[in-house]
Molecule: small-subunit ribosomal RNA
Organism: uncultured bacterium
RNA sequence: UUAGAGUUUGAUCCUGGCUCAGGACGAACGCUGGCGGCGUGCUUAACACAUGCAAGUCGAACGGAGGUUAUUUUGAAGCGCAAGUAGAUAAAUAACCUUAGUGGCGGACGGGUGAGUAACGCGUGGAUAACCUGCCUGAAUGACCGGGGCAACACCGGGAAACUGGUGCUAAUACCGGAUACGCUCUUAGAUGCCCAUGCAUAUAAGAGGAAAGGAGCAAUCCGCAUACAGAUGGGUCCGCGUCCCAUUAGCUAGUUGGGGGUGUAAGAGACUCCCAAGGCAACGAUGGGUAGCCGGCCUGAGAGGGUGGACGGCCACACUGGAACUGAGACACGGUCCAGACUCCUACGGGAGGCAGCAGUGGGGAAUAUUGCACAAUGGGGGAAACCCUGAUGCAGCAACGCCGCGUGAGUGAUGACGGUCUUCGGAUUGUAAAGCUCUGUCUUCAGGGACGAUAAUGACGGUACCUGAGGAGGAAGCCACGGCUAACUACGUGCCAGCAGCCGCGGUAAUACGUAGGUGGCAAGCGUUGUCCGGAUUUACUGGGCGUAAAGGGAGCGUAGGCGGAUUUUUAAGUGAGAUGUGAAAUACUCGGGCUUAACCUGGGUGCUGCAUUUCAAACUGGAAGUCUAGAGUGCAGGAGAGGAGAAGGGAAUUCCUAGUGUAGCGGUGAAAUGCGUAGAGAUUAGGAAGAACACCAGUGGCGAAGGCGGCCUCCUGGACCAUUCCUGACACUCAGACGCGAAAGCUAGGGUAGCAAACGGAAUUAGAGACUCCGGUAGUCCUAGCCCUAAACGAUGCAGACUAGGCGUCGGCGGUUUAAUCACCGUCGGUGUCCAAGCUAACGCGAUAAGUCUGCCGCCUGAGGACUACGGCCGCAAGGCUAAAACUCAAAGGAAUUGACGGGGGCCCGCACAAGCGGAGGAACAUGUGGUUUAAUUCGAUGAUACGCGAGGAACCUUACCCGGGCUUGAAAUGCAUCUGACCGGCACAGAGACGUGCCUUCCCUUCGGGGCAGAUGUGUAGGUGCUGCAUGGUUGUCGUCAGCUCGUGCCGUGAGGUGUCGGCUUAAGUGCCAUAACGAGCGCAACCCUUGUCAUUAGUUGCCAUCAGGUCAAGCUGGGGACUUUAAUGAGACUGCCACCGUAAGGUGUGAGGAAGGGGGGGAGGACGUCAAAUCAGCACGGCCCUUAUGUCCGGGGCGACACACGUGUUACAAUGGGAGGUACAGAGGGCAGCUAUCCGGUGACGGAAUGCUAAUCUCCAAAACCUUUCUCAGUUCGGAUUGGAGUCUGCAACUCGACUCCAUGAAGGUGGAUUCGCUAGUAAUCGCGCAUCAGCCAUGGCGCGGUGAAUACGUUCCCGGGCCUUGUACUCACCGCCCGUCA
Repeated sequence: UUAGAGUUUGAUCCUGGCUCAGGACGAACGCUGGCGGCGUGCUUAACACAUGCAAGUCGAACGGAGGUUAUUUUGAAGCGCAAGUAGAUAAAUAACCUUAGUGGCGGACGGGUGAGUAACGCGUGGAUAACCUGCCUGAAUGACCGGGGCAACACCGGGAAACUGGUGCUAAUACCGGAUACGCUCUUAGAUGCCCAUGCAUAUAAGAGGAAAGGAGCAAUCCGCAUACAGAUGGGUCCGCGUCCCAUUAGCUAGUUGGGGGUGUAAGAGACUCCCAAGGCAACGAUGGGUAGCCGGCCUGAGAGGGUGGACGGCCACACUGGAACUGAGACACGGUCCAGACUCCUACGGGAGGCAGCAGUGGGGAAUAUUGCACAAUGGGGGAAACCCUGAUGCAGCAACGCCGCGUGAGUGAUGACGGUCUUCGGAUUGUAAAGCUCUGUCUUCAGGGACGAUAAUGACGGUACCUGAGGAGGAAGCCACGGCUAACUACGUGCCAGCAGCCGCGGUAAUACGUAGGUGGCAAGCGUUGUCCGGAUUUACUGGGCGUAAAGGGAGCGUAGGCGGAUUUUUAAGUGAGAUGUGAAAUACUCGGGCUUAACCUGGGUGCUGCAUUUCAAACUGGAAGUCUAGAGUGCAGGAGAGGAGAAGGGAAUUCCUAGUGUAGCGGUGAAAUGCGUAGAGAUUAGGAAGAACACCAGUGGCGAAGGCGGCCUCCUGGACCAUUCCUGACACUCAGACGCGAAAGCUAGGGUAGCAAACGGAAUUAGAGACUCCGGUAGUCCUAGCCCUAAACGAUGCAGACUAGGCGUCGGCGGUUUAAUCACCGUCGGUGUCCAAGCUAACGCGAUAAGUCUGCCGCCUGAGGACUACGGCCGCAAGGCUAAAACUCAAAGGAAUUGACGGGGGCCCGCACAAGCGGAGGAACAUGUGGUUUAAUUCGAUGAUACGCGAGGAACCUUACCCGGGCUUGAAAUGCAUCUGACCGGCACAGAGACGUGCCUUCCCUUCGGGGCAGAUGUGUAGGUGCUGCAUGGUUGUCGUCAGCUCGUGCCGUGAGGUGUCGGCUUAAGUGCCAUAACGAGCGCAACCCUUGUCAUUAGUUGCCAUCAGGUCAAGCUGGGGACUUUAAUGAGACUGCCACCGUAAGGUGUGAGGAAGGGGGGGAGGACGUCAAAUCAGCACGGCCCUUAUGUCCGGGGCGACACACGUGUUACAAUGGGAGGUACAGAGGGCAGCUAUCCGGUGACGGAAUGCUAAUCUCCAAAACCUUUCUCAGUUCGGAUUGGAGUCUGCAACUCGACUCCAUGAAGGUGGAUUCGCUAGUAAUCGCGCAUCAGCCAUGGCGCGGUGAAUACGUUCCCGGGCCUUGUACUCACCGCCCGUCA
């Protein structure tokens, strides 16, 4: 003392990148800004610099000069007759002051900057026996005698200036000579001691050489001077180790490497020179290129690391650029000199001057960085004996929220939970004790007074500062960012893929917690955000601490060098290793214990640490070194057998093609089908002979051999390797391997051969929209051989080599041993190879599993998001093609692996359905009806649009309906309701104008009461009404469809890291996930089925309005009457059918049967009933409802019009085209429904629709009420006696009203149409077809529609290949919006 999250998917696990949360900063930008303390402040142009200042000092080293004063001398002008006075001037002396020059010390420190430098530059530790050291300290000795010049100065010159020349004089602590001198230096000589090689130290002898300066003071003395020694301090030089990136920089080097003699330096050295030798460095990265001052430290991090070197401290380097030396103790010198260069300035054009990377400051550059301040009071530095002078070092102040730290912007109380704001479900909630109000306080700020420490005598820039005291008043002091997830914090409005946001994922297309604003909330706070950079998270370069079968990643394979690594045992050594000691690791920083500023930041004392380096002592297990021994690794010998191992040479047969000859005749060949092609000049076929080249059927095998590539007829020669057996020999000789070297399929290249077949390119024929292809006919390189290149492959086991260990089962190849046998065979064991299934273990999973992807060891190669890119450039190789090596810009938030659920497949298996097939009848052609599209229109209201819209909403559009259009009106409204005020009626009737709504006028006209008022109605005002206006993509409800398809799920258990699986799979069966069997599943739910209704049979009960067999009566006839319940029937309850029985098949479930019985037989027929879900399917116009919109109109009333238009197109129907028919006449038989403003018998009138009269029935009572069929007859194949459209005329009925726009009747008219192209629909039995009847809506009806009812009543199904739809299992997938998917290329 180690924290994670978001993002690839429909979901999952993994790999992997991107992004975020943290900390830091010499920062900058945006918004905002009260105070103080302590720090920090050109990161860019080492760009250029105006101005001022930043290094001077010493007169106690020296000669002068100047000034002041004093003394002495001189003595001018003036005054005075004169004496004299006066005292200028000058000189001398003395004291004091100033200082240009000579001289000394200091300008080598301090201060700045980081350009250069990849270096002994820096860091660290050593060496100097190879060196120096002014000032300082200690201790010792000495300072004698002389000499000559040069500045200053004076004079004369030159020059614009800077500056300078000549002549003359002069001093010194300036310079020079001589003497003297040591423990100094040199030479020589031996001696002693010591050492790290050269050497060093000590003492001695002889010889030679080398010093000096004075000043102050009355003096004491002090300051200096010289020589040598020692110390201290500061340096010089050398060495070990460490110190960035690029190998797309691989070779570099002639003073280069070494030696000898010299030179040179304080000192070693090729530092330099001459001679000699030919070395030196480099894969442990030389040389070259790029970048960079290094360190203590600082930031981050758990650490290891990574980044960084601003402030402070140490070292280095530099001072406009480059070079050079001089002086000096020290420099090759920031504010010195010389030369060269660039630039700037001055100039009289001849020539000169300058260097802010010192402090301020200016311009410039830049996102960006301060005052031309005060003071030497303190600390320190230079000079001086000192006073003192100098000091932009330094101490302070100023500016800047640039950073860190501290403080404040008030505290308490205060509920009507005020006003206002916001939201609202309209009740309220929230802002919120927040405010106001009341009671207090005074930090900071303001004013006034006192007033430091820093200096213990004097001296204070800071500074009247810090601090203290007093006064006054809540007064002067809060913002910024965020609120979709990550990530703490949510609502409203505006906007409407616009405007915009965004760190990543992503928001915005009319209900945005994601944009903008507001309210609220969260976070931080004098700051808050953003941007940039670094570390972290990132174990995402993995030393700590990763990987490489399929995610990125094993080199194509071998051999082998360097390197790495290495069996057993003994002795030794001590390099690694471990332990102890010593030195060092500067200070500051860090940590810790304390101390000082009111606290903190900050400052400071002590301690610890600084993981390092060096020296030294000890240990000897392990690694290494040395010496010896061994045999288990490795190799060798002897003895065997196996093999498509390699190279050369020889010979072989089958096939193909070609050539020759024979036979023989019209085709052959080829394809899905064809054609090109070959063939009457004789093909193909067939027979015989010949030629050529290439490849070797069968054997043949997850068989063999080889390192890999690869190797296949037979024989022979040469040759490599492996295996087994034996255990003779060597004695670790081993393993791996960067570079190097050889090998390396196919294609390709060069030269020369060869060429039968095959066959890129190419030609032709097809296919096709096209066909640069697939198919066909031809056909050249090539394929083959020799020699030489090329060097790549999905060169794959997508799995490097070597070794050890870790359960088994079953094959197979080559040996050996044993048992057995007469011998094989067989069995057991063992070694080596090659397969397969599985255990443990591993793995993301798939899978691997002694031939590991398990557990370990050694070595090599390789990977680090996707694309760009197996690319560009450079280099190397190649004849070329090209190969090897190998980036970046830019773009994206993914790319990817394995597995899962679905969906899909012109994948597979099984199965079903009027799905096809087999049939019957239609549609598509005609006319009409109806709906739709389109068009038109003032309006042709709206919706429905593949299946699943289109005779649909609509089960009734002349007005109404009605939603549309035109016109005329109304505005609390046509209808509902609360409150307030007023009125007393309202309703109704009549008249007038008007198209009507409406308007005007007249008549009639209240009730209850406790007298307060109430009921009812009207008017006015207000709150509200109203809307078929929008959104079915905000919704409820309802509905269609897949589909009456057999499916859809759950609990528990089990399996899987997980998504998920299992169950629900498999076999059989079924209409069915219906059952049975099996089974890590066992059960259950929603569906299926059944229960329900109806129909078919029977029974029981009941018997009117229904029925009538028997009995009786009776009529023209008639259940008409008495009666009856038998039958039919009605309507209630039951029975019945269950593969129950039989036969066969089957384990069972179940199936089959012209089986029995039965009305009905294997679900008896029909209906209702529709799982989880899909289609953002349909409907806001049936209804309901959120939001939005209109409010003298998008509401409402009225008249008229429209929804009925008509060049066209489509759907659904009706009627037909005729003889299975039409017409005429006659004669039967239903069911289910309806009926009082209704159905109507019957009679009368009318050709008829219908009208008139009249009766029954509120219905098993009366009534509507059949047609096809059947019988007779006619028509005779024609646009007809078919067909009825259209049109003319005349009517009937409904209704205020039939013009737009009703139905029906009669007479007349008599269109198209002669069975319908491609294509397409329905139907499997009481079905299709055909025939009529009824009902709803409704005044009437555009109904040929819809919903029901009965009558007559077929054909066909071999079968599941195909089309469509569906179910189950399985397989592939880059799809999951799910193949109407995804996605590639080209073009815009």